Predicted 3D model of a 531-nucleotide part of an RNA (small-subunit ribosomal RNA, 5' domain) from an uncultured prokaryote. The full RNA is in RNAcentral, with records from ENA.
Context: one part of a larger RNA
RNA sequence: GAUUGAACGCUAGCGGCAUGCUUAACACAUGCAAGUCGAACGGCAACAGGCAGUAGCUUGCUACUGUGCUGGCGAGUGGCGAACGGGUGAGUAACGCGUAGGGAUCUGCCCUAAAGUGGGGGACAACCCGAGGAAACUCGGGCUAAUACCGCAUAAGCUCUACGGAGUAAAGGAGGCCUCUGUUUCAUGCUUUCGCUUUAGGAUGAACCUGCGUCCGAUUAGCUUGUUGGUGGGGUAAAGGCCUACCAAGGCGACGAUCGGUAGCUGUUCUGAGAGGAAGAUCAGCCACACUGGGACUGAGACACGGCCCAGACUCCUACGGGAGGCAGCAGUGGGGAAUAUUGGACAAUGGGGGCAACCCUGAUCCAGCAAUGCCGCGUGUGUGAAGAAGGCCUGCGGGUUGUAAAGCACUUUCAGUAGGGAGGAAUAGCUUAUUGCUAAUAUCAAUGAGUGAUGACGUUACCUACAGAAGAAGCACCGGCUAACUCUGUGCCAGCAGCCGCGGUAAUACAGAGGGUGCAAGCGUUAAUC
Numbered sequence: 001g002a003u004u005g006a007a008c009g010c011u012a013g014c015g016g017c018a019u020g021c022u023u024a025a026c027a028c029a030u031g032c033a034a035g036u037c038g039a040a041c042g043g044c045a046a047c048a049g050g051c052a053g054u055a056g057c058u059u060g061c062u063a064c065u066g067u068g069c070u071g072g073c074g075a076g077u078g079g080c081g082a083a084c085g086g087g088u089g090a091g092u093a094a095c096g097c098g099u100a101g102g103g104a105u106c107u108g109c110c111c112u113a114a115a116g117u118g119g120g121g122g123a124c125a126a127c128c129c130g131a132g133g134a135a136a137c138u139c140g141g142g143c144u145a146a147u148a149c150c151g152c153a154u155a156a157g158c159u160c161u162a163c164g165g166a167g168u169a170a171a172g173g174a175g176g177c178c179u180c181u182g183u184u185u186c187a188u189g190c191u192u193u194c195g196c197u198u199u200a201g202g203a204u205g206a207a208c209c210u211g212c213g214u215c216c217g218a219u220u221a222g223c224u225u226g227u228u229g230g231u232g233g234g235g236u237a238a239a240g241g242c243c244u245a246c247c248a249a250g251g252c253g254a255c256g257a258u259c260g261g262u263a264g265c266u267g268u269u270c271u272g273a274g275a276g277g278a279a280g281a282u283c284a285g286c287c288a289c290a291c292u293g294g295g296a297c298u299g300a301g302a303c304a305c306g307g308c309c310c311a312g313a314c315u316c317c318u319a320c321g322g323g324a325g326g327c328a329g330c331a332g333u334g335g336g337g338a339a340u341a342u343u344g345g346a347c348a349a350u351g352g353g354g355g356c357a358a359c360c361c362u363g364a365u366c367c368a369g370c371a372a373u374g375c376c377g378c379g380u381g382u383g384u385g386a387a388g389a390a391g392g393c394c395u396g397c398g399g400g401u402u403g404u405a406a407a408g409c410a411c412u413u414u415c416a417g418u419a420g421g422g423a424g425g426a427a428u429a430g431c432u433u434a435u436u437g438c439u440a441a442u443a444u445c446a447a448u449g450a451g452u453g454a455u456g457a458c459g460u461u462a463c464c465u466a467c468a469g470a471a472g473a474a475g476c477a478c479c480g481g482c483u484a485a486c487u488c489u490g491u492g493c494c495a496g497c498a499g500c501c502g503c504g505g506u507a508a509u510a511c512a513g514a515g516g517g518u519g520c521a522a523g524c525g526u527u528a529a530u531c
Base pairs, nucleotide, nucleotide: 001531002530003529004528006527007526008525009524010523013378014377015376016375017374018373019371020370021336026334027333028332030331031330032329035080036079037078040077041076043073044072047071048070049069050067051066052065053064054063055062056061057060087289088288089287096214097213098212099211100210101209102208105206106205110202111201112200113199114198115197116196117195118152120150121149127142128141129140130139131138132137158167159166160165172194173193174192175191176190177189215261216260217259222252223251224250227249228248229247230246231245232244233243234242264286265285266284267283268279269278270277271276291312292311293310294309295308314325315324316323317322342368344367345366346365350364351362352361353360354359381411382410383409384408391402392401393400394399415472417467418466419465420464421463425458430452431451432450433449434448435447436446437445475520476519477518478517479516480501481500482499486515487514488513489512490511496503497502
C1' cells in the first nucleotide's frame, strides 16, 4: 500500500447492488417448512344444491326429517411424491476431493420401437358391535370395494440350461357416440385418450475400479494374520478377502509405512510485476452428517434431517402402570461471545411434487424489514461580493491571519418533503373459432393457428410532472522525523504521549487546550488478520 463475513470509538443526508453466528455440531417455548390425486376404491363426517315427506302459514317461503341424486369431500384403502429442494462442516489425510481413464453393473418418471392387456379367487381397512387404558393407543367379533393382494391361461429378441427342456406378466379409469353386435334412454359394443405388463435401445441419474496430485511431525521406524495370494463355496445390481473353509507365506516401508496432530475438497478469493504466499464467507460442483451410537425395513433410488426399531444422555406429561420429543429447515428464545437481522408478505414470476385439467402444496424462490458491514453513485448549494466588517488568534502594537470566508445582492431546486400521473416484470390458464389427424362420425380427443382474455407479493414500484423555500443534510484523524501540515497558553520527569526513534525536570512545533493548517470525507480513526 492492498484486502476483510470483521469488531470498537466519534460522527452520520439519500439511493442502488451485495453481504450478515467466523464463537457452543450448546439447549430449545411457539408457528410454519411435503403433500397431492374422487379421472384407482368403498363411501358420506362437514358445506352447498336437488328430490320426497311432515309442520307452520304472509300459497310459495321458512323450519325439521329422510335420500350420495348432484357439486364436492373429513377420516380410510390405494397410487405417486416424501432419497428432490433446504441446512451444517462435527467427522474424514481418505479413491474423500481434483484430474485422466476403465469394465463387471443398476436406473422410477421421460423418449423411440415391438408384442400383449384373457379368465377367475379370497381377504383387509373404513363402517357396525363389544372390550381394555389416565393418556398414547390397543384388542376381539361381523360386513365390504379397488389400478390393494393371490392363483390359472398365454410366453419371445426375457431368465436358467446338462441344449432335451424348464420358468416367469398385466388393471383398469375417463370422454364421446349409435356405424356394427347385444338385453337399444343403459351397456359387457364401437371409438378417442390416460394408464397397466413384457422386451430391446436411448437419455438422465447412481454404484464400483485404477494412474497421478492433495497439510505438519522421525523428539513417531518398523507395521500387518483376513494380513498378501490361490482354489472351492457364499453374497451383491455388479468386479473383489466383500464373507467363509482349505492351501501357500506372503504384503507395506527412509521415494517416509505405521503412529500422533491439524483439516471437509475443488472451481475460486485476497495479495504480488511475476514466481509465489495466504484463504476456502457469499455463489457453483462433489463429499459427509442430522440429539449420541448401532441396525435394518420399504422402495427404481435411503441404511432415510421434519420414517421405523434398539441402547444411551437430556427435556416434558402421568392416574406411577406407562407414554412423548429431537430447529446443523425459515423466523424466533436462552446461553456463549468483541460480534452477526423479522416469531414479515406472496406463490405474481422462476423452479419442484401431485393431478387429464382446473387447481392444491411449496420459509425452495421472489420480495419487503433491520445493520454505513462492504462497493458504487448523488447531495449538503451556485455566481457575485473588500468597508478586507464584527468576533477569535498572533503581534515587533505598525499590523498579520481566519478571509470572498461571512453579511449583502442575484440565481438554481438535484436529493429529502407534499400532491398528481404512471410503465415493465404477464408468459400463460380459461373461453370462442378455423384447419388437420384419429374415427362409422360434422361427436370426443390431440396438434397447429386466429380472436378474446381473469391473474402483481413487491407497490404509496421505477420513472415523469407540479409546488415551496437555501430552505432539512459534515464529520473524523493528524500537524517532532519517518509523513502532507505551526504558533500561543497551561503543565513542569508531574499529568500525560508513543508504530519505531523517542518527548515531558519553567521559554515543550512531541503532553492538555485554543487559533491556524494538512489529509480523507458520510465517513474517519483504532484493534485484529493475510499478502